Predicted 3D model of a 77-nucleotide RNA (transfer RNA) from Comamonas sp. KCTC 72670. The coordinates come from a structure-prediction model, not an experiment, and the mean pLDDT is 80. Its Rfam family is "tRNA". Taxonomically the source falls in Comamonas (Bacteria, Pseudomonadati, Burkholderiales, Comamonadaceae). The sequence is in RNAcentral, with records from ENA.
RNA sequence: UCUGGGUGUAGCUCAGUCUGGCAAGAGCGCACGGUUCGGAUCCGUGAGGCCGCAGGUUCAAAUCCUGCCACCCAGAU
Numbered sequence: 001u002c003u004g005g006g007u008g009u010a011g012c013u014c015a016g017u018c019u020g021g022c023a024a025g026a027g028c029g030c031a032c033g034g035u036u037c038g039g040a041u042c043c044g045u046g047a048g049g050c051c052g053c054a055g056g057u058u059c060a061a062a063u064c065c066u067g068c069c070a071c072c073c074a075g076a077u
C1' cells in the first nucleotide's frame, strides 16, 4: 500500500439495527433536593446525544444503499 471482517449512539460502558414507524433508552457518573449533627448509603427530580462524516432511497432512516474517516483483527505484497 492492497484485500476481507468487525466497531463507531450521552462524560464512560452499552442496548436499540436482524423485521425502517412514539422527532432515541439503560447502568455508572454529574447537578439539585430529601434523609443525617455532618458524611456515606438510600430515595426523588433534572441536565446531557437528533446516532463517526457526506450523500441517496422513502410519507418516514440510528436502522436500508453509496462514498469517505477513525480504531481493532486477519491475510497479501
Stems, first nucleotide, its partner, number of pairs: 001076008011028004021059001030046005052068005